This is a predicted structure of a 106-nucleotide RNA (SAM riboswitch aptamer (S box leader)) from Pelosinus sp. It matches the Rfam family "SAM riboswitch aptamer (S box leader)". Gene Ontology term of the family: regulation of gene expression. The same sequence occurs in records of 2 taxa.
[in-house]
């Protein structure tokens, strides 16, 4: 990297250093940003994928609870809108791609 499964309307930063013009996935919007961007480090935070624990169970790759020491994530705007097709007068709404995390398997 590629493959499969779940999730993605909620949460959480007027943080301090160093750093100096980018960045928000691409595409086209629209935005953030010298009242300082990425991006590194440090303090807070948020959540609960996985592990943990505890009840349950049809013993399953389940179901709820709890805690937040341990592995990730994750802290502007729905995944910031988006592309494809189904319904629709539109405004929507539904399903896929595409991404983004996390679990497995080789």
């Nucleotide at each position: 990297g590629g493959c499969u499964c779940a999730u993605c309307a909620a949460g959480a930063g007027a943080u301090g250093g160093u750093g100096g013009a980018g960045g928000g996935a691409a595409u086209g919007g629209c935005c953030c940003a010298a009242u300082g961007a990425a991006a590194c480090c440090g303090c807070g935070g948020c959540a609960a994928c996985c592990a943990u624990u505890u009840g349950g169970a049809a013993u399953a790759u389940c179901c709820a609870a709890a805690a937040a020491c341990g592995g990730u994530g994750c802290c502007a705007a729905u995944u910031c809108c988006u592309g494809c097709g189904g319904u629709a007068a539109a405004g929507a709404u539904c399903g896929c791609a595409a991404g983004a995390u996390g679990g497995g398997a080789g």